[in-house]
This record gives sequence, structure tokens and C1' cells, in this order.
RNA sequence: GGAGUCGGCUCGGCAGUCGCUGUGUUUGCGGCUCGGUAACUCACUUGUGUGUUGCCGGGCGAUUCGCGGAGGAAAGUCCGGGCUCCAUAGGGCAGGGCGCCAGGUAACGCCUGGGGGGCGUGAGCCUACGGAAAGUGCAACAGAAAGGAAACCGCCCGACUGUUCUUCGGAAUGAUCGGGUAAGGGUGAAAAGGUGCGGUAAGAGCGCACCGCGCAGCUGGUAACAGUCUGCGGCGAUGGUAAACCCCGUCCGGAGCAAGACCAAAUAGGGAUCCAAUGGCGUGGCCCGCGCUGGAUCCGGGUAGGUCGCUUGAGGUGCAUGGUGACAUGCAUCCCAGAUGAAUGACUGUCCCAGACAGAACCCGGCUUAUCGGCCGACUCCACUU
Repeated sequence: GGAGUCGGCUCGGCAGUCGCUGUGUUUGCGGCUCGGUAACUCACUUGUGUGUUGCCGGGCGAUUCGCGGAGGAAAGUCCGGGCUCCAUAGGGCAGGGCGCCAGGUAACGCCUGGGGGGCGUGAGCCUACGGAAAGUGCAACAGAAAGGAAACCGCCCGACUGUUCUUCGGAAUGAUCGGGUAAGGGUGAAAAGGUGCGGUAAGAGCGCACCGCGCAGCUGGUAACAGUCUGCGGCGAUGGUAAACCCCGUCCGGAGCAAGACCAAAUAGGGAUCCAAUGGCGUGGCCCGCGCUGGAUCCGGGUAGGUCGCUUGAGGUGCAUGGUGACAUGCAUCCCAGAUGAAUGACUGUCCCAGACAGAACCCGGCUUAUCGGCCGACUCCACUU
């Protein structure tokens, strides 16, 4: 100097003018409304109600000032929960999720660290990673044969026959038949472990050595696992595939803020049909159990307004301690959107290597997807110079 890998932060700033919204506050604002109280007035049922005025308090509105107001993904609605209701419980089957080990977490299909396997020169990255000796299934073409699967070309032996040679013992070779063989060749992604030596009629773990594989022990590690360790075994763990069915282990109620609670108002406590205690209903399906005592379908009518839920949280930030780390504990400090046809916008100036993807709707922890860029740190490789 170039090319890479991993991680963190940020994702418009500043000033001015006008505008929106949440919350607190000022102002006798002399507006609307509710309640209490005093006086007066009217009515009658003689202690109640209506109306007017004054005072006090509250709500809404107006007004003054202060503080706050979209994201790293707010997105997808894919997981896990908090919270609310079913509900007074449960068990089983089916179904579904997960799948190496150990931790973290409220929990998870998430995160952290490690192990095995794969990719990369490397920093690093990926992993749907339990079981193929429980069983079933699947694999085109080629090839003799593709999983309790093999003989196409070959190699060897014997019988029989032909040809050639002959030192007349026999030798070589072709066709046919029978037997042995899986070492050599071919096909294929893959063909009954690999290399070498011996042995054999020719071969083969047939035997041996080394390697590979399996089992047991030992050592290290919490474990998954690892080992230039020890011993035994010729060893068919005849190959792959479970992101095929399956087997094994483990976990799992449902619905969802349009959940749900309260207030006010209105209507028709309406009508018809069917099943009814051996029935029916009860928040995924089926069965048992438990609870309740009516339930289902259709037609018709009324309301759809307001308040709560609604933002103080498994919360953020800083420091210390412990831990490889995810994170945990302690102390300190901060309050950081709550709209409801849906609030944060418009204009001007200026600065910057530059604003892409894109707007909360009960809340939180993750994952996935989209994305212009800017800044910082650590590490790897290549070239050159010293």
C1' cells in the first nucleotide's frame, strides 16, 4: 500500500417563524354544565318540588408558562412470555414443537461457551448434529450385480474333441461341457476394508505385519468427546437416505386489548322451528371425569356513546464485583409517546464525504426480512521497504 474477517456506535445536526399532541401550572376567564348552601318566589300532599339571584367546590372550554412526543428495524405476525377471560380442578389418546454437551434467561425454535462434521491459505463461516442391528420404503442411467445383492471380460482344474510341435515322457492352443474363484479389467457417485509379504491349481484376511473398524480397559474432561495409550477380535456391524414413514427422549390447555371491567342511553323480558335429564351446554379434536340446568337454528328490533385497561417496566444509564462468555449481584441515578378516522408537520437559512429502508396503537425478550451511508476498534493474508 492492497485484499479480507469479526464486533460496536450512528442513521441528519444547529438557528428562527408558524402549527399539532400528552402532562403540570397561571388567570375571579365573569362561556357551558354538575353538586352543595343561603335568600326570594310559585305550586300543592305543610315539607317536598320548580324557577331566579348570590356564594363555595368540581368538570369541559378559553388563556399564561414549563416539561415531554416514533425505529434499528416501529415491518413480518414467525416463536416465547407478562396481563385479561373461559374456570371449580384433573387424567388419557390423537396431534404438534424440539433433538450433540454444558450453561444463561421469566421462557423459547433464542443467546453464550465447548465438542463432532464440512468450507476457507488464514482471520473466520455453516451445521435440520438422537437412532439405519426394531421394522417398512426410496435411488434414473450404466453395469453381471445396488443391499442378506454378483459373474460380462477374465484366471485355474478336469472331461471330451480338433490342430501344431516332439527328444515319443509329453507340451502349446481352439471349440463344447462340468467344477472352483472374486485377486486383475470394465460400468458407476458408490461394487463384500487399504498397502505389502507369504500361501494356493488359481484366488480370497486364507495367514501375517502395519493402517482402518468394533469391543473392553486406562488417562484427560462436569459432559459431548479426545488419545502416536493397553489388550482382544479377522472383523458382513455387506453402503446411502429418517429435511422419507418410523423408533427413542423431552416439552405443550385455549382465546386474545376488536382480551376484559364499569357507566350512561335505547329497544320488543319479541316471534317461529327442533331436541330435551338415558338430554344439552361448558375457549382446538376424541374419551373419561368435574360443574351447570336448559340448549341449537332462523327471522325481526334497539344501541354501537363515554371512562378504565393505557404505560413505572422480567425498564434505561453509570460504576463496582464475579464469570472465558451470554449474564448475575450490589450501589447510584433517570422517567424516556400514549393517539383513537388516528398527534410530532410546514417554511427559511446554514453545516456535513449523508439520509436509504421506512411511522408506535396493551407491553416485553428474540428470530427473520428491507436498507443510502458515515465513524471507531481488533484480527488475517499478499506485495514492497528498513